Predicted 3D model of a 415-nucleotide RNA (Bacterial RNase P class A) from Rectinema subterraneum. It matches the Rfam family "Bacterial RNase P class A". Its family is annotated with ribonuclease P activity, dimeric ribonuclease P complex and tRNA processing in the Gene Ontology. It is annotated as a ribozyme. NCBI's taxonomy places the organism under Bacteria, Pseudomonadati, Spirochaetota, Rectinemataceae, Rectinema.
RNA sequence: UAGGCGGGCCGGGUUGCCGCAGGCCAAAAUCCUGAGGAAAGUCCGGGCUCGGAAGGGCUCGAUGCCGGAUAACGUCCGGGCCAGUAAGGAUGAAGCUUUCUGCUUUUAGCAGAGGCCCAAGUUCUUUCUGGACAGAGAGUGCCACAGAAAACAUACCGCCGCGCAAGCGGUAAGGGUGAAAAGGCGAGGUAAGAGCUCACCGCAUUUUCAGCAAUGGAAGUGGCAUGGCAAACCUCAUCGCGAGCAAGGUCAAACAGCGAUGGACUGCCCGUCCAUGCCGCCCUAGUGCGGCUAAAAUCGCGGGUGGACCGCUUGAGCACAUCAGCAAUGGUGUGUCGAGAGAGAUGGUAACCGUGCGAUUGGCGCGAUGAACGCCUUUUGCAUACAGAACCCGGCUUACAGGCCCGCCUUUUUU
Repeated sequence: UAGGCGGGCCGGGUUGCCGCAGGCCAAAAUCCUGAGGAAAGUCCGGGCUCGGAAGGGCUCGAUGCCGGAUAACGUCCGGGCCAGUAAGGAUGAAGCUUUCUGCUUUUAGCAGAGGCCCAAGUUCUUUCUGGACAGAGAGUGCCACAGAAAACAUACCGCCGCGCAAGCGGUAAGGGUGAAAAGGCGAGGUAAGAGCUCACCGCAUUUUCAGCAAUGGAAGUGGCAUGGCAAACCUCAUCGCGAGCAAGGUCAAACAGCGAUGGACUGCCCGUCCAUGCCGCCCUAGUGCGGCUAAAAUCGCGGGUGGACCGCUUGAGCACAUCAGCAAUGGUGUGUCGAGAGAGAUGGUAACCGUGCGAUUGGCGCGAUGAACGCCUUUUGCAUACAGAACCCGGCUUACAGGCCCGCCUUUUUU
């Protein structure tokens, strides 16, 4: 310098006039404060509130490599494995060659070797990205079409042997179909072939080394892996009570209750409780068993009320410094208080400025001229993103005109 990638911050400002909500105030005035990085989605997790033997079981749901962080999570950090993107290296057909050798039809042509260059593909490394990353000999199920055959899986073409031929036998190396076809490449062997044999790779297994671990390295043994799919049912491990601020609470006001059933634990069962009283049974006399039922509770129908206040913003808060840690994050210290509406405030208007794009005046830089490019300046036009709190917080996902900053990988040039 060029290409690629990751992360962070800002995303409008000032002044005047008018207006709105809250705080301070007896009231008013003055003064102070007044939408976000996503406030969106409502996809996860909690704080908080209420109910509940706050017990057990079933059902249902979620997560799923290892180690950490956290209030917790399906989130985040670090690591492992697998896959992908970009870049770089290795190998590599064709092409070029004023190099060498050989042959021939001898100004040349052909072949081989060397050199240059090298597509696709294969392979190695690195930044970055993603992972729905436990189990396929526990079982069930699926793999359409094509194909000879799709898992207890095969012989269509081909190859080999016998035969005049028809055909018979052997084969799974080569070809075809397909997302996937009984490990891969090379050599030997064979009638032709096949892990049939051998070396290397892969797979399984044993030992050992490194590591908290996932996992990785090394050595040995074995001719050896019954294909894939579990965002198919399923199995295993771990976790999960339910409902939700329209939760819930206080005050005020008004009215009219009736019927049915046992009900509560918010899917079901057991169990327990509401729960006193009455009746029956046992004869074990007990805190036993069974049944009925007022009230409460639940369900249905009907009437009254829809007012005020709380919950409602001091928090797992924010900023800065420092210590520990690879980091996520945590400890300590100092400072600080930044909306609380309630059909729902946070606005309207005028001027100027900022930022981006374009045009334009003058100038500067780039060896000279010119062009282009970059910067400053004059004037001017257009634009200024996504978007709006509703109990609060930690995440994830999605949307976003433009500007600034930091870092990583590769590459070019200079010192």